[in-house]
Context: one part of a larger RNA
RNA sequence: UUGGGUUUAAAGGGUGCGUAGGCGGUCGGAUAAGUUAGAGGUGAAAUCCCGAGGCUCAACUUCGGAAUUGCCUCUGAUACUGUUUGGCUAGAGAGUAGUUGCGGUAGGCGGAAUGUAUGGUGUAGCGGUGAAAUGCUUAGAGAUCAUACAGAACACCGAUUGCGAAGGCAGCUUACCAAGCUAUAUCUGACGUUGAGGCACGAAAGCGUGGGGAGCAAACAGGAUUAGAUACCCUGGUAGUCCACGCAGUAAACGAUGAUAACUCGUUGUCGGCGAUACAUUGUCGGUGACUAAGCGAAAGCGAUAAGUUAUCCACCUGGGGAGUACGUUCGCAAGAAUGAAACUC
Numbered sequence: 001u002u003g004g005g006u007u008u009a010a011a012g013g014g015u016g017c018g019u020a021g022g023c024g025g026u027c028g029g030a031u032a033a034g035u036u037a038g039a040g041g042u043g044a045a046a047u048c049c050c051g052a053g054g055c056u057c058a059a060c061u062u063c064g065g066a067a068u069u070g071c072c073u074c075u076g077a078u079a080c081u082g083u084u085u086g087g088c089u090a091g092a093g094a095g096u097a098g099u100u101g102c103g104g105u106a107g108g109c110g111g112a113a114u115g116u117a118u119g120g121u122g123u124a125g126c127g128g129u130g131a132a133a134u135g136c137u138u139a140g141a142g143a144u145c146a147u148a149c150a151g152a153a154c155a156c157c158g159a160u161u162g163c164g165a166a167g168g169c170a171g172c173u174u175a176c177c178a179a180g181c182u183a184u185a186u187c188u189g190a191c192g193u194u195g196a197g198g199c200a201c202g203a204a205a206g207c208g209u210g211g212g213g214a215g216c217a218a219a220c221a222g223g224a225u226u227a228g229a230u231a232c233c234c235u236g237g238u239a240g241u242c243c244a245c246g247c248a249g250u251a252a253a254c255g256a257u258g259a260u261a262a263c264u265c266g267u268u269g270u271c272g273g274c275g276a277u278a279c280a281u282u283g284u285c286g287g288u289g290a291c292u293a294a295g296c297g298a299a300a301g302c303g304a305u306a307a308g309u310u311a312u313c314c315a316c317c318u319g320g321g322g323a324g325u326a327c328g329u330u331c332g333c334a335a336g337a338a339u340g341a342a343a344c345u346c
Base pairs, nucleotide, nucleotide: 004317005316006315007300008299012314014201015200016199017198021194022193023192025088026087027086028085029084030083031082033081034080035077036076037075038074039073040072041071042070049065050064051063052062053061054060091191092188093187094186095184096183097182098181099180100179103177104176105175106174107173108172109171110154114150115149116148117147118146119145120144121143125136126135162169163168206247207246208245209244210243211242215241216240220236221235222234223233258313259312260311261310262309263308266291267290268289269288270287271286272285273284274283275282276281295302296301319346320345321344328339329338330337331336
């Protein structure tokens, strides 16, 4: 609850595509549904309100009026909305020519490091810490050299850099796929926007089946520390981390800021284009940063990438705890997810 809000106080859906629905550019014609004017009908009585009257007054009651904000019919109006019809090109899309990128998918290749194996050299320690110990080592470790194998990740470049709807994406290369931007103004002619449900995508951890397993490492074991130490530190170490296919569907999924469109003083970087130059400079479009005017804000701050001024649509909030719990339902192999109260209490 005809109100106020959602960066940080409660509150923007994790993200996109899109159905219904809502809203929607410009110029004419038609119509007259919404809208609007007039008239008529109806809108029971009582009640309520106003003016009179009757009981000595009042309550009460009688009469008249108003009201009954509504509905129906008829006749007009046509600015706006709707419907319909015909145009337009400024929104949107297509085309053409350029261009950009860690955008995606699938192959191939590379070097450094690490570990292991084998062999050589070589001898007593190595490792680790605040200090130690557990651990490894004369069955030759650690160090060093050579060869081979394995898996995972890609130093430098690297950046308030770039790309992607978000999650996210980084060695090099090939193929395929997608996207953005710029220039042009050839074409279509409002084809747009938002989007309840719905569908798709969605880090990490987790689950299923089958592989793989170098390093790291929940659990676990041991050594320390400590009053204790189910920890922090150390030595080991299994799931997992990696791959394929399926499931799961959550995060501080954050810019803690929904999408779209329009408008609003300046300064300064940078990325991708396109131009003009008189050679001093400088314009324009799209991104990404910093500082600020007005304005906004409780303040911090935001400030053309708005949290300013407006419009449309969606989502969400309504004191703290109980509680994102219980119950029910849907989904899931499970873990659990989604939806989501109340009693009670302050």